[in-house]
RNA sequence: GCUGCGGGAGAGAUCGGAUCGUCAACGCCAAAGGAGCAACGGCCCCGGAAACUCUCAGGCAAAAGGGACCGCAGC
Numbered sequence: 001g002c003u004g005c006g007g008g009a010g011a012g013a014u015c016g017g018a019u020c021g022u023c024a025a026c027g028c029c030a031a032a033g034g035a036g037c038a039a040c041g042g043c044c045c046c047g048g049a050a051a052c053u054c055u056c057a058g059g060c061a062a063a064a065g066g067g068a069c070c071g072c073a074g075c
Base pairs, nucleotide, nucleotide: 001075002074003073004072005071006070007069012026014025016023017022027060028059029058033056034054035053036052040047041046042045
C1' cells in the first nucleotide's frame, strides 16, 4: 500500500413546485476528494503538516449510499 470483516460523526423531514422520488432557493455540516497556510530550510522565491482553515465537489428526517479514522485477519 491492497483485500475482506467489524466500528464510524455532524448539519433543515425549512420554503415552493412537482408527486413517491426529484428540482430549485435560502440556511447549515464536515471525516470521500480538492484547495490554502505556520514553524523550519534554502538558491528569496520556492519547498513545507493536519483532525486547522475554505466549501469547488460531497452531505443535511428515516432508510439506502458514502465516509476520514480505528481494530482484526491475509497478501
This is a predicted structure of a 75-nucleotide RNA (Glycine riboswitch aptamer) from a soil metagenome. Its Rfam family is "Glycine riboswitch aptamer". About the family: This family represents the bacterial glycine riboswitch. The prediction has a mean pLDDT of 80.